Small-subunit ribosomal RNA, central domain from a metagenome, 350 nucleotides, folded computationally. The coordinates come from a structure-prediction model, not an experiment, and the mean pLDDT is 90. The RNAcentral record of the full RNA draws on SILVA. Rfam family: Bacterial small subunit ribosomal RNA.
Context: one part of a larger RNA
């Protein structure tokens, strides 16, 4: 070395697809890769260790023996491994019938508001604050009624509800389109999990090229506030938020908890599909699957807590920790148009 961990102490890749490898269901035949036994040979000597023995003992030392986990031949064994073959249906898939959903793209389309513009009523205020000014109004504002323009996110429904892999998805309507789940039969026969590289998704900020800009708002100005106010509060405001392509690849990308599979008390709510009841229906018991929250048993923990959506019990397989600060850095790949991602050190320090 053979080791302990990863939900908050260091540590789960942001999420998916999938390559090589890892790992992988029931029976039954064969074969002998591992695996397990015998035999033969080989494992110098000396050292260790056993038993006799020289030096008075002993250290030393001389003989004689085990041992030498290995290796090579051969012989055997067939449970479990592996490889061939041969069969199953319960793991996976298809096919059908159904209903739920803000799952994803692209098209139209509607309504309050907000803001500008026309006109109508009207008149001396209006706006803001903890209080005030900066602001805006006698060139008629504010405040109201008409009329139009424009962009932008969709109150009530909304729910701790739904959908997604995750980022995330919300007004109505069409077309195109993934995925779940429910149920009964039928068929495929282990076709599976898991994934180093790879490839692809990826909030919000920022970039590029062209549009668009109503409200809101970095930078900035201006007014207050303060001992200062390069801030919190006001009044303006540009980028930018928005679309079309196209980059960027990051985050408290969080459940801060990888991903499958099996098993381990209940109890309560809601979502979606089934059964069985009961009602003329609506509805209410009961009860199976699948999700999604609360509680709370044994178990688990450092405690907090978790507790069948497990941080219980277990298998496989992939990622990642290794004292705290240098340092999410420096050199160097390597990606990017920058911005800057991503690999990722060392002096030195405590």
């Nucleotide at each position: 070395c053979u080791g302990g961990g990863c939900g908050u102490a260091a540590a789960g890749c942001g999420c998916g697809c999938g390559u090589a490898g890892g790992c992988g269901g029931g029976c039954u035949c064969g074969u002998a890769u591992g695996u397990c036994g015998g035999a033969u040979g080989u494992g110098a000597a000396a050292u260790c260790c056993c038993u006799c023995g020289g030096c008075u003992c002993a250290a030393c030392u001389g003989a004689g023996g085990a041992a030498g986990u290995g290796c090579a031949u051969u012989c055997g064994a067939a449970a479990c491994u592996g490889c061939g073959g041969g069969u199953c249906u319960u793991g996976a898939g298809u096919a059908c019938g159904g209903g739920a959903g803000a799952g994803g793209a692209g098209g139209g389309u509607g309504g309050a508001a907000u803001u500008c513009c026309c006109g109508g009523u009207g008149u001396a205020g209006a706006g803001g604050u903890g209080a005030a000014a900066u602001u805006c109004g006698u060139a008629g504002a504010u405040a109201u009624c008409g009329g139009g323009a424009g962009g932008a996110a969709c109150a009530c429904c909304a729910g701790c509800g739904g959908c997604g892999a995750a980022g995330g998805c919300g007004g109505c309507c069409c077309u195109c389109u993934g995925g779940a789940c429910c149920g009964a039969u039928a068929c495929u026969g282990a076709c599976g999990c898991u994934g180093a590289g790879g490839c692809g998704c990826g909030a919000a900020a920022g970039c590029g090229u062209g549009g668009g800009g109503a409200g809101c708002a970095a930078a900035c100005a201006g007014g207050a506030u303060u001992a200062g106010a390069u801030a919190c509060c006001c009044u303006g405001g540009u980028a930018g938020u928005c679309c079309a392509c196209g980059c960027u690849g990051u985050a408290a990308a969080c459940g801060a908890u990888g991903g499958g599979c099996a098993c381990u008390a209940g109890g309560u709510g809601u979502c979606g599909c089934g059964g069985g009841u009961u009602u003329g229906g609506a509805u209410g018991c009961c009860u199976g699957c699948g999700g999604u929250g609360c509680c709370g048993c044994a178990g688990c923990u450092a405690a907090c807590g978790c507790g069948a959506u497990a941080a219980g019990u277990g298998c496989c397989c992939c990622g990642c920790c290794u004292g705290g600060g240098g340092a999410c850095u420096a050199c160097g790949g390597c990606c990017g148009c920058a911005a800057g991602g991503u690999u990722a050190a060392a002096a030195c320090u405590c």